[in-house]
Molecule: small-subunit ribosomal RNA
Organism: metagenome
RNA sequence: AGAGUUUGAUCCUGGCUCAGGAUGAACGCUGGCGGAAUGCUUAACACAUGCAAGUCGACUUGAAAGUAUCUUCGGAUAUGAUUAGGGUGGCGGACGGGUGAGUAACGCGUGAAGAACCUACCCUUUAGACAUGGAUAACUUCUCGAAAGAGGAGCUAAAACGAGAUGAGCCGUAUUUAAGGCAUCUUAGAUACGGGAAAACUAUAUGUGCUAAAGGAGGGCUUCGCGUUCCAUUAGCUAGUUGGUGGGGUAACGGCCUACCAAGGCGACGAUGGAUAGCCGGCCUUAACGGGUGAUCGGCCACAAGGGAACUGAGACACGGUCCUUACUCCUACGGGAGGCAGCAGUGGGGAAUAUUGGACAAUGGGGGAGACCCUGAUCCAGCAAUUCCGCGUGGAUGAUGAAGGCUUUCGGGUUGUAAAGUCCUUUUAUAAGGGAAGAAAGAAAUGACGGUACCUUAAGAAGAAGCCACGGCUAAUUACGUGCCAGCAGCCGCGGUAAGACGUAAGUGGCAAGCGUUAUCCGGAAUUACUAGGCGUAAAGGGCAUCUAGGCGGUCUAAUAAGUCAGGGGUGAAAAGUCUGGGCUCAACCGAGGCCUUGCCUUUGAAACUGUUAGACUAGAGUACAGGAGAGGAGGGCGGAACUACAAGUGUAGCGGUGAAAUGCGUAGAUAUUUGUAGGAAUGCCAAUGACGAAGGUAGCUCUCUGGACUGUAACUGACGCUAAAGUGCGAAAGCUAGGGGAGCAAACAGGAUUAGAUACCCUGGUAAUCCUAGCUGUAAACGAUGGAUACUGGGUGUGGGGUGUCACAGCUCCGUGCCGAAGCAAACGCAUUAAGUAUCCCGCCUGGGGAGUACGUUCGCAAGAAUGAAACUCAAAGGAAUUGACGGGGACCCGCACAAGCGGUGGAGCGUGUGGUUUAAUUCGACGCAACGCGAGGAACCUUACCAGGUCUUGACAUCCAUGGAAUCUUUUAGAGAUAGAAGAGUGCCCCUUUGGGGAGCCAUGAGACAGGUGGUGCAUGGCUGUCGUCAGCUCGUGCCGUGAGGUGUUGGGUUAAGUCCCGCAACGAGCGCGACCCUUAUCAAUAGUUACCAUCAUUAAGUUGGGGACUCUAUUGAGACUGCCUGCGACGAGCAGGAGGAAGGUGGGGAUGACGUCAAGUCAUCAUGCCCCUUAUGACCUGGGCUACACACGUGCUACAAUGGAGGAUACAAAGGGAAGCGAAAGGGUGACCUGAAGCGAAACCCAGAAAAUCUUUCUUAGUUCGGAUUGCAGUCUGCAACUCGACUGCAUGAGGCUGGAAUCGCUAGUAAUCGCAAAUCAGCAAUGUUGCGGUGAAUACGUUCUCGGGUCUUGUACACACCGCCCGUCACACCACGAGAGUUUUUUGCACCUGAAGUUGCUGGCCCAACCCGUAAGGGAGGGAAGUACCUAAGGUGUGGGGGAUGAUUGGGGUGAAGUCGUAACAAGGUA
Repeated sequence: AGAGUUUGAUCCUGGCUCAGGAUGAACGCUGGCGGAAUGCUUAACACAUGCAAGUCGACUUGAAAGUAUCUUCGGAUAUGAUUAGGGUGGCGGACGGGUGAGUAACGCGUGAAGAACCUACCCUUUAGACAUGGAUAACUUCUCGAAAGAGGAGCUAAAACGAGAUGAGCCGUAUUUAAGGCAUCUUAGAUACGGGAAAACUAUAUGUGCUAAAGGAGGGCUUCGCGUUCCAUUAGCUAGUUGGUGGGGUAACGGCCUACCAAGGCGACGAUGGAUAGCCGGCCUUAACGGGUGAUCGGCCACAAGGGAACUGAGACACGGUCCUUACUCCUACGGGAGGCAGCAGUGGGGAAUAUUGGACAAUGGGGGAGACCCUGAUCCAGCAAUUCCGCGUGGAUGAUGAAGGCUUUCGGGUUGUAAAGUCCUUUUAUAAGGGAAGAAAGAAAUGACGGUACCUUAAGAAGAAGCCACGGCUAAUUACGUGCCAGCAGCCGCGGUAAGACGUAAGUGGCAAGCGUUAUCCGGAAUUACUAGGCGUAAAGGGCAUCUAGGCGGUCUAAUAAGUCAGGGGUGAAAAGUCUGGGCUCAACCGAGGCCUUGCCUUUGAAACUGUUAGACUAGAGUACAGGAGAGGAGGGCGGAACUACAAGUGUAGCGGUGAAAUGCGUAGAUAUUUGUAGGAAUGCCAAUGACGAAGGUAGCUCUCUGGACUGUAACUGACGCUAAAGUGCGAAAGCUAGGGGAGCAAACAGGAUUAGAUACCCUGGUAAUCCUAGCUGUAAACGAUGGAUACUGGGUGUGGGGUGUCACAGCUCCGUGCCGAAGCAAACGCAUUAAGUAUCCCGCCUGGGGAGUACGUUCGCAAGAAUGAAACUCAAAGGAAUUGACGGGGACCCGCACAAGCGGUGGAGCGUGUGGUUUAAUUCGACGCAACGCGAGGAACCUUACCAGGUCUUGACAUCCAUGGAAUCUUUUAGAGAUAGAAGAGUGCCCCUUUGGGGAGCCAUGAGACAGGUGGUGCAUGGCUGUCGUCAGCUCGUGCCGUGAGGUGUUGGGUUAAGUCCCGCAACGAGCGCGACCCUUAUCAAUAGUUACCAUCAUUAAGUUGGGGACUCUAUUGAGACUGCCUGCGACGAGCAGGAGGAAGGUGGGGAUGACGUCAAGUCAUCAUGCCCCUUAUGACCUGGGCUACACACGUGCUACAAUGGAGGAUACAAAGGGAAGCGAAAGGGUGACCUGAAGCGAAACCCAGAAAAUCUUUCUUAGUUCGGAUUGCAGUCUGCAACUCGACUGCAUGAGGCUGGAAUCGCUAGUAAUCGCAAAUCAGCAAUGUUGCGGUGAAUACGUUCUCGGGUCUUGUACACACCGCCCGUCACACCACGAGAGUUUUUUGCACCUGAAGUUGCUGGCCCAACCCGUAAGGGAGGGAAGUACCUAAGGUGUGGGGGAUGAUUGGGGUGAAGUCGUAACAAGGUA
C1' cells in the first nucleotide's frame, strides 16, 4: 500500500466482499510447564446457610471453673476480676465493599465564583473548667402474650440530663472613625445595651479527655461560562409559570415556601414531547482528523425488593438504622409477628457463557481504645479456567544402500527424506532426594497466611510432552482415488451433470503453534457523509418560476478600537495510562523512577496587516432624472375577411362517401355537385425567420384605451442604498372539478363497420363530455438548455434582431440580445467552450447501490380527483453512464449470384429400382438427420464379407513378443460329426554355422507356465488425422508510425473501376503476409523434330494401306510459337479502365480442371486408421453351422420406364471418343429362336480381342385406341457363375399384359457445344440385384427487358435494453408455494395527561380540655415557664372512579409487495420492435 466482483472487451460511476488490528468473549478439535493479569456483558430475578461493624473501666450490675484460708463439713471469705455477660454513656455504623436500575441533568468534564456557606476526628495558637440539682436503664418483683415483645411498682450511677456564676475574644442591636472594593457591602477599631461554656479519668505522665474563640489542612454545599446521543412523521410550551414587595425557611443564595401586585418567561441558535444512555481519566482503531467504546484500575454521580417520609448526627433523608404503604417469602396457638446478598463465598433460575460455602490479619489500610488488644469476606494470599499476554520445552550432532512402508508414475523413476533405524552426546523442563530465603517495621526481643514456596545442589534416563487450519482466484501451498448438479462446499466471484488442483478421503505441501480455526462485535481499508477531503448536462442529485423576511456574504480611502486573529508570561489540565531514557524480577510479559505529552480552559502583557465595530469621506457597484427608438409583453373594448357547418330556395339526377380492399353511413321523401341568401361558433392563411417579447408557464387578423419591463444615449442627482435567499407570499401548460352561459369544427367515453386466431386497438362511419366565455378551485408536466442565482476574468471566426457612432456611400468602432463553428482549459467519454460544463468568490436547493417506493403510516392542503412531506421489514450483487467491436432490424445506400424475371426440361400423380423413417422380428448389426442425412459410408450383403441372432465349441487364446521342453517343416489316406473339432494309418527326416562323437543356433510345428493378447465395447462433448459447409464468397491479418486514458481506430474508409482488397487517384499513414490473379494440366491454331503398330496425295500393287514406297496430309508425342487491351476510334481526370473496330484459329481471366485465406457450425467420423480415459477377460475375445442385414399396413427422398405419331414395330444403311484385357480379353468357323455352347487363331496391346455404337438417314406398316402405346406381375421351359442360387442371383424363350392418357398445393436443374436427347466404356466384381457412380463422345436448342420482389452473400452507414448475439431480449394478469409488511370488527398489555374521591407514616402550624422530676414565685396548697400525649389544618405515597393521548402484542378477513430451471394467456418495450 491494495485486491475480487456489472462487460464480448473498455473507461467511469457505484454498491457488495476480502486481506489488518482488537475483545471481560463463546463454540469445535487438540492440550506439557511456569510467570503476570482477568473471570454473570443475560434476570436492579429470587435467595437456604455461614461470615462481612464494632469497640471502649466514664458509669452501674456482675457470675463460673480453678486456687488459698477457715469450717459446726451445710458452707463462708479472699482471689480469679480492669474476667465472660447485660445495660447507661462516648466514638464509629454517612468510611470501606457492591451495582448501573434511574438520570439527557450543572448529572458529568473543564474553567471560574461564594462580599451567600458548613465542617466531627487531626495540627497550631489564645483563654478557661467555679459551684449545684433532680432523675432513669440495667437489676428486683408483678401482670399480659404462642412468639416478637409490652406494661405496672420499687432501687441506683455517670464524661447522661437540668439550673446558676464568670467569660478576653464570640453573637445580636444601635451609633461612629479610617481604609478598600464589585451594587448589596468588606476589613480594622471605638462606645452603649443585651445574650451565651465546661467532664472528668488513672496508668502519675511534658498523660488522655472537656469548654469558648481564631487560624490551618482535608472534606462538603451552592452558583455560573463552555462542552455533552437520536427523532421535526415531536412546533409550540409554561399559572409558582416569569418578575417585584412583605413574611417564612435554610449552614447558605434563591418561587425554596407563602400573601399580594404585574403579565411575563422559553422556542427553528430547536423549546416542549418521545426514544436511548450513568459521565469522565481512559481503552480499541486510525498516517492524522476522526470513529467506536466506558470490563478490570482511578475520579464523580445515582441506587440498596417497588414507592413515600422524616429522626439522630459534624456529616444521611442512611445497603447489613427507624416509620408507613405495596408486592413477595417465612413463622404462628390465627390473635399476631419476622425478612430484604446490586457485601464475600454459595444455591436455584435465565443464558452461548463467567470461579471456592478456602487461609490469614504476617503485610498495607480502616474503626474503637491511653495502651495491651479486639474487629475488619477492605486487603494479602491460595484454589478453579489456555480467558488474555509473556517466556520455556517436546531434544542435539552424525547418519545414503538415498532401507522398508506409504503415495505417485511417462514404469525409467520421483517423493516422503537425514526424515527413520544405527552411532555419539546433552538434561532445560517434569520426577525424586538434600539445603533453603527476602518480604519484618528504623528498637534488645517476639511476630509469615503465602510456604518448606521462590531459589540452589544431587540422581537416573531421550527418557513423560504436537496439534489445528488451509492448498481455484483474491492468498503462501497439488496430486491421486471416490462421487457424478447427487452427496456436499462457499467470505465474494463461484465449484459439482464420468478424467473435480473448489465436494469426501489419502499422500504431499504451506501457515501458525500449546494452541489452531469458526462465530459475534468495533475501527480500518471506505475520499462509501468528503472539517482535513466528494459531487449534481447524460451515472443518484438544480427547487416549475419569481418576490421578499431572518440568516450568510459584501466596493475604494482615512482615523480610532481591540471582539475575532497573532506573540510572550502565569495558573490549571489529579494519579494511573501513553511515550522517551535508564532500573528491578535469569529474559519477557509485569513492576517501580525521572522527563515529555495532556493539542483544552482561565488569566495577564503586547502587536494592529486582515475580518468585525465606531466615526468621516469617495464614485467604478446599485438606483434616480432627461432624450430616443423596437417589440405576437399584459388587461379590456370595437371591427374584419377566408374557410366550415346548418337552414331556406333554385338548377339537376343516381349515386355519394370511405379504404390497402371493403362495409357501416347518406341518397328517388331527390343526396353528392352547383348558385343565391340567412345564421352560428371557433381559429387568425400569406407576411414568418436557428425573428421579437416575457421571470417562468407562455404570447400572432386589424384598431382604440389603460399598463409593466428591457435597451441605447447623456453624465445632472443619491452615495454601497448591494448579492443570495430557509420560512412566508404570488404566478404557474394541459387535463380535471364547481356554478352559469355557449357549442361551428374537432373529439376521450360510447355505438356500428372492418382487420384478426382473438382485436375491449391501430383503419372507417357516427358521436357525448371536454375544447370557447365568466367567476372560483386544483398546483402538477420530459414545467428541459434534463445545465439555480450573482459578480469578475480568460484567443478568435461567421450570421442575425434593436440602438449609437462614423462615412458622399461602403467599411470600421461600440452596447444589449439571439444562433452556428471552434483555441486554451475542463470532462468517464459524449461534449462544453465570453449565452462555459473554463478560472475564482458568495448564497440557496439537492444526492449517497438497485428493487420494495415516491409506496405505507402520520400530518398539512383540497369539494373531489389528488398534491406536499415521506419510511421500514424483506430481497439482489449488481442496477447504471459514455464509448468500442460484432450481430441483428418488417432502417438506409451501393453491388453480386440460374437469386428472381425470361425460357427449356423435370420432380410432386402411375408401375418398378434404390435409400431412409416407422412397424415387425430371435436378429432385422452400426453410423449419417434442414440447406450441408436419405442410389450417403457401401466402387457391388447367396456362404465369406458381417460387426447382428440361434445353436455347437475354445480359454495364453484366431493374431504379436519373451521363457522351458520335445519335434524338421510338410504331405497323403481314412472314421465320427452340420461343421468347428476329435481320432487313426502312412510318407518325410532337410538348411546354415560352430563343431571333437554328443550338442548348440536360425526358421517352423506341438505342449506347458505366466507376463500378456484380443474387443467393429463406451465416449467425435477428452483427441490427432481426414472431410463437409458458408464459398472460389473477396475477404482475413501483421510490423512500424499516428490518433484515443482505454477497449480500439487508422492502414482496409473516400472518388472511380474490376470477376476480384483488380487497378488508379486522393488520404497519417508507409510497407508486408495469407487469400484473388499468374505459374500447373487439358482443350482450340500453327511450326519444327520424329515416322511404327498410326496415315496414303503422287507412282506401282491388292479382294482389302494388302504390299513396295512416301514423310506431303491426318494422327501420335516432344519442343516451341501464339493473346499482351499489343493496334485504331470514342468515353474517362491526360489515370485505372470501359465501349466499338481491325487483324487473328482464338479477344479482353478464350472454354474446362486442379488449386479452398482467417475463421464458423462442441458440424461429421473412436466402425478406415491412430489415440487418452472407462469397461469385458472360460468373455463384450476366438472358431463353426444355419439364419438375418433382402421382413411390410404405411410415409418420405432420389432415380428408371412410360403414358405415345417429333412415336412404336419390321427392313436397309452411315459416322465416334475414351477405356479395359493373362486365374484375362477371346476372333474366325460351327450349333442353338435365344441366353449361351463348342472351338481355338491372335494379343501383356496405336498391331489382337471386348466391339455390333445409338439416336440420325432411307423405306414399309400402325392412325388416336388403354392401342402393334406401356411394360409391371405371374406361369412354364431354360442358360451361366459359383462348394451352394429355397430364404436371396443375373440372363433367355414362349405365354400373361397391371397401373398409367402428361400429373394438386408446392418444388428442382440449366446461360452454349450448355440444357435436352442418344448410345459407349470403366471401377468394384466368381456371379449380380447397375435404372447407381465415374468417365467418353454423337445430335444439339430457347431465353436473359431488367434488379421492384423471394433466397444467399459482400461493402459503407444508422438504431439497439442483443453478445448463447432476433431461434436474442423481455412485460403484465392468472394459477401454485413460501416470506416480510399495511388495513382490519376488535381483544389484550404498558405508559402518560387531566378532573374528582379517599388518604398511611411524617414535618410544620394551631389548640391545651388531659398528663409531667429538675428552673422561677410561693411555708404549703397551688401557679408560671417549658414539654408530652391527643385532636385538628395544609401538603402527600399508595389506592379508587371517570375521561383523553402514546407505545407493544394479537385478530376472522383483506390489500398490494418480494422470491421461486422448465405452468397458462397474450406480445407492451428494445430495430421505424412492425401504430416512433